Predicted 3D model of a 351-nucleotide part of an RNA (small-subunit ribosomal RNA, central domain) from an uncultured bacterium. Its mean pLDDT, the model's own confidence on a scale to 100, is 84. Rfam family: Bacterial small subunit ribosomal RNA. Gene Ontology terms of the family: structural constituent of ribosome and ribosome.

Context: one part of a larger RNA
RNA sequence: UUGGGCGUAAAGGGUGCGUAGAUGGCUUGAUAAGUUAGUAGUGGGAAAUCGAGGCUCAACCUCGUGGAAGCUGGUAAUACUGUCAGGCUCGAGUGCAGGAGAGGUUAACGGAACUCCAUGUGGAGCGGUAAAAUGUGUAGAUAUAUGGAAGAACACCAAUAACGGCGAAGGCAGUUAACUAUUCUGCUACUGACAUUGAGGCACGAAAGCGUGGGGAGCAAAACGGAUUAGAUACCCGUGUAGUCCACGCCCUAAACGAUGAGUGCUAGAUAUUGGGAACUUGAUUCUCAGUGUCGCUAGAUAACUCGGUAAGCACUCCGCCUGGGUAGUAUGCUCGCAAGAGUGAAACUC
Numbered sequence: 001u002u003g004g005g006c007g008u009a010a011a012g013g014g015u016g017c018g019u020a021g022a023u024g025g026c027u028u029g030a031u032a033a034g035u036u037a038g039u040a041g042u043g044g045g046a047a048a049u050c051g052a053g054g055c056u057c058a059a060c061c062u063c064g065u066g067g068a069a070g071c072u073g074g075u076a077a078u079a080c081u082g083u084c085a086g087g088c089u090c091g092a093g094u095g096c097a098g099g100a101g102a103g104g105u106u107a108a109c110g111g112a113a114c115u116c117c118a119u120g121u122g123g124a125g126c127g128g129u130a131a132a133a134u135g136u137g138u139a140g141a142u143a144u145a146u147g148g149a150a151g152a153a154c155a156c157c158a159a160u161a162a163c164g165g166c167g168a169a170g171g172c173a174g175u176u177a178a179c180u181a182u183u184c185u186g187c188u189a190c191u192g193a194c195a196u197u198g199a200g201g202c203a204c205g206a207a208a209g210c211g212u213g214g215g216g217a218g219c220a221a222a223a224c225g226g227a228u229u230a231g232a233u234a235c236c237c238g239u240g241u242a243g244u245c246c247a248c249g250c251c252c253u254a255a256a257c258g259a260u261g262a263g264u265g266c267u268a269g270a271u272a273u274u275g276g277g278a279a280c281u282u283g284a285u286u287c288u289c290a291g292u293g294u295c296g297c298u299a300g301a302u303a304a305c306u307c308g309g310u311a312a313g314c315a316c317u318c319c320g321c322c323u324g325g326g327u328a329g330u331a332u333g334c335u336c337g338c339a340a341g342a343g344u345g346a347a348a349c350u351c
């Protein structure tokens, strides 16, 4: 390279936007680049085949015959692809009328709880565990009542066994307001293929971590103490600093998972649910669009498990990735980063 693959065996990029490229709806005309068919030339003219010759034969060698792919010129064809010009509305988008939601950003406000502070009551324990001890308390704790401070998070609502909604993913949940983005349904009014994918590129990207400045109630790496134990640098208990929170700037990784890339079409049913629409016989109704689940011996797929209109079925387009285990996501180089490190990424050797 060919071929085969990527849910769990190696393999889907963390996610989006989008450049080049690749691929692309129905239809008319032109063209003839690709394509197809003859023809002429070229092919230092390959191989099989056949013929002749040379080694005593043969293998082998030599000569002839033979004529391929490819390339070039010209002729013809016009279905398909391309190019140019025109048309269409089903793809895509816009508009109008409605709807949905923890989508995002900013600000204000709210109640419960924990902790701390002040004061009152009260008077010996409290706390903690399997049991204890460290700890805390007569300088009055724990408990209880009132008042205050501060930070962080938002019970019930909530979706029950069968887990609702939104977002591209990460993720998003008290209430209200402002700004803002998306999506669904209906009408088919408008544009007229404007589409799909997407190497590079750009943007976003949990937690932890880093820088500067704030903040610090609770929790809590590190650290200290008490236990346990042969030991206990742990599990359990008491303290407790970074951090967790906010603003700005970095980092760019996760079992970033549905371990399942994106898009389009086709292929039994049953059932639940979210947001719309339509019909009537107004019902435990039927039909329909978009989503979220379950079952499935429909068919089919799969090594099996299982998947099964939310495919891992049947097909097409585009991208990413895999090629025995270890060495190793290591070394080296390069790029990025304040650093931590990240990205790219081998080989020797060995089984």
Stems, first nucleotide, its partner, number of pairs: 004322003007305002012319001014204004021197003025088007033081002035077003039073004050064005091194001092191003095187006103180007110154001115149007125136002165172002209250006218244002223239004261318006269295011280283001300307002324351003333344004